[in-house]
This record gives sequence, C1' cells and structure tokens, in this order.
RNA sequence: GGCGCAUUCGUCUAGCGGCCUAGGAUGCCACCCUCUCAAGGUGGAGAUCGCGGGUUCGAAUCCCGCAUGCGCUA
Repeated sequence: GGCGCAUUCGUCUAGCGGCCUAGGAUGCCACCCUCUCAAGGUGGAGAUCGCGGGUUCGAAUCCCGCAUGCGCUA
C1' cells in the first nucleotide's frame, strides 16, 4: 500500500429501514429493608449510536469518505 472485520449510556451488550426522543445487565445516585454492612426491593440519572456527507417520506440500521483498533496479505 491492498483487502476484511469492529466502533451504541462509565463498562458489557441488544438492534438487521417505521412498533426506537434507542432496550437489558452491571456500575452510579436516592429511598425502603437492617442495630450496622452486605444481600434484597422500589425509583432515578446516564448513549444527538466514532466523525462528515449521501440515499429515502423516514437511517443506529443502506451507500461513500475519514478516524481509531484488530486481522490477513504484498
């Protein structure tokens, strides 16, 4: 240099054009429970889906470019 794969709450992850102003687990915060802690219960905050463009009535999802990481290859 060429080719392929991946990128979504702090972390891990679901999603496969409309039911998603994105769900779950864990962590975090508050309260309940407890003599206290842990465990358990209830509630809450937290992702403009890596960035930019395009297609479409409609994009996390399809296409193109870029960035980062991983792999294969000359």

Transfer RNA from an Anaerolineae bacterium, 74 nucleotides, folded computationally. The RNAcentral record of the sequence draws on ENA. It matches the Rfam family "tRNA". The family's RNA type in Rfam is transfer RNA.